TPP riboswitch aptamer (THI element) from Robiginitomaculum sp., 98 nucleotides, folded computationally.
[in-house]
RNA sequence: CAUCCAUCCGAGGGGCAUCCCGCAGUAUGCGGGAUUGAGACGCACCCUUAUAACUUGAUCUGGAUUAGACCAGCGUAAGGACGGGCGUUAAAUAUGCA
Numbered sequence: 001c002a003u004c005c006a007u008c009c010g011a012g013g014g015g016c017a018u019c020c021c022g023c024a025g026u027a028u029g030c031g032g033g034a035u036u037g038a039g040a041c042g043c044a045c046c047c048u049u050a051u052a053a054c055u056u057g058a059u060c061u062g063g064a065u066u067a068g069a070c071c072a073g074c075g076u077a078a079g080g081a082c083g084g085g086c087g088u089u090a091a092a093u094a095u096g097c098a
């Protein structure tokens, strides 16, 4: 000095559910309300190598609820999206280079 960490810019990844009421009228759509959450269509939120952004397993298992990934397990599982700038020891340790 760099890796680590934090932050910024650009780029990218991701999810958007459940129930109730009303309208239309026969299967879907529209509007309003409620629940949980960072976020339930906002150019907002979260995440970018990852032990949790997210997906698969899953029409899963157990516990609640009017009801649903609502909570827990599954889960150190398998997959899963990067470049640059700036700062600093505010944390400790380790590694590499000079």
Base pairs, nucleotide, nucleotide: 001096002095003094005087007085008084009083010082011048012047013046014045016042017035018034019033020032021031022030023029024028054079055078056077060073061072062071063070

Its mean pLDDT, the model's own confidence on a scale to 100, is 76. It matches the Rfam family "TPP riboswitch aptamer (THI element)". Rfam describes the family as follows. Vitamin B(1) in its active form thiamin pyrophosphate (TPP) is an essential coenzyme that is synthesised by coupling of pyrimidine and thiazole moieties in bacteria.